[in-house]
RNA sequence: GGAGGGGACCACGCAGCCGCGCUGGCCCCGCACCACUUCCGGGGCGGGGCGGUGAGGAAAGUCCGAACACCACAGGGCAGGGUGCCGGAUAACAUCCGGACGCCGCGAGGCGAUGGAAAGUGCAACAGAAAAAAUACCGCCCCAUCCUUUCGGGGAUGGAGCAAGGGUGAAAAGGUGAGGUAAGAGCUCACCGCUCCCGCAGCAAUGCCGGAGGCACUGCAAACCCCACCCGGUGCAAGACCAAGUAGGCAACCGCAUGAGAACGGCCCGUUCGAGGUUGUGGGUAGGUCGCGAAGAGGUGCAUGGCGACAUGCAUCCAAGAUAGAUGGCUGCAUGCACAGAAUUCGGCUUAUGGUCCCCUCCCUCU
RNA sequence: GGGGACGUAGCUCAGUUGGGAGAGCGCUUGAAUGGCAUUCAAGAGGUCGAGGGUUCGAUUCCCUUCGUCUCCA
Repeated sequence: GGAGGGGACCACGCAGCCGCGCUGGCCCCGCACCACUUCCGGGGCGGGGCGGUGAGGAAAGUCCGAACACCACAGGGCAGGGUGCCGGAUAACAUCCGGACGCCGCGAGGCGAUGGAAAGUGCAACAGAAAAAAUACCGCCCCAUCCUUUCGGGGAUGGAGCAAGGGUGAAAAGGUGAGGUAAGAGCUCACCGCUCCCGCAGCAAUGCCGGAGGCACUGCAAACCCCACCCGGUGCAAGACCAAGUAGGCAACCGCAUGAGAACGGCCCGUUCGAGGUUGUGGGUAGGUCGCGAAGAGGUGCAUGGCGACAUGCAUCCAAGAUAGAUGGCUGCAUGCACAGAAUUCGGCUUAUGGUCCCCUCCCUCU
Repeated sequence: GGGGACGUAGCUCAGUUGGGAGAGCGCUUGAAUGGCAUUCAAGAGGUCGAGGGUUCGAUUCCCUUCGUCUCCA
């Protein structure tokens, strides 16, 4: 100098002017109400002044997990969904931490839905001889008969043996080497791999040493499935209160005990209730208060425990809260920008995106 | 704000135990007609919204993302 890997932090600052939302044991004005009327009052609404405060690391996607709220919750059965190496953290999680194994990278490091395929079912198109306890197209070797010959041999047919080589495929039933054989083959042997067993280390996943077995059913479970664990449903347009409204009409269909429908949540059984019910059309109300914000699984610092996620203790800090939706504009200093705007609230993940700093790896050049 | 569904040819849509990408209309060419329409025959036209993963192999299974439609006081 170039190419990378990991982590942390910031998202502008200051001054002036103008503007917006919320708020206040503050001040002023206006409106109506209550009480007292001899004087002093009370809270409500609206406006102004003054003070305080006012978007994010992702507020986003709504992909997970919770809080909270309502509904459901006599019982039985069947469905349905999610997670998936091991151990831990946590309110919980598909998140995080530590470890194991596999893969990628020269490396720093990164990625992994990573239980079970001898419980069962299914699939493996095309190509290929054969695709799941399969098979012999080319080929190799031997024998018989025949043909041919330049006597080395070559060819055709039939039979027997082989699975080493070629070829097909994503995948062809261990790999390399030696021996062996007519040719071959775990047929035999050495090493490696695989399976099983014993022992050791570890909480465990798993790893290591030793021994045995010639090696026997490959892959797919983000196919059905099996195993283990977990899960009621709906979501603040949840829901509570006030005010108003819910009048009455038309049409179609189902049913009135052979019983529609409801309790009952996706289905069934079962029990109980049961005479009206469903859909469409048309009509009415769509305002306010709360939920909703100062304080919570909160932030920061220190100490202790832990490799760590994190936990415990102490100290300290913290007022966005709208309802058509506020958080902005101009000027100057100094050159100043990306992605992007809260709507019940938290913990994560993912995606979008500008910049700064620190640590580490590899390559090249120079000293 | 919160749920649900969908995205395949120019348009409307099919596509299941994962292996061929299709139908109708439209378009092009030819035939038939004096000519047009109808009809008949042939043909072109596809990043299966985008990116990644699982798999030998993905429109299909899984994840992320973009867009459209729809429901909920």
Predicted 3D model of RNase P RNA and transfer RNA as a complex of 440 nucleotides. Rfam match: Bacterial RNase P class A. On this family, see Frank and Pace, Annu Rev Biochem 1998: "Ribonuclease P: unity and diversity in a tRNA processing ribozyme". By type it is a ribozyme. The prediction has a mean pLDDT of 75.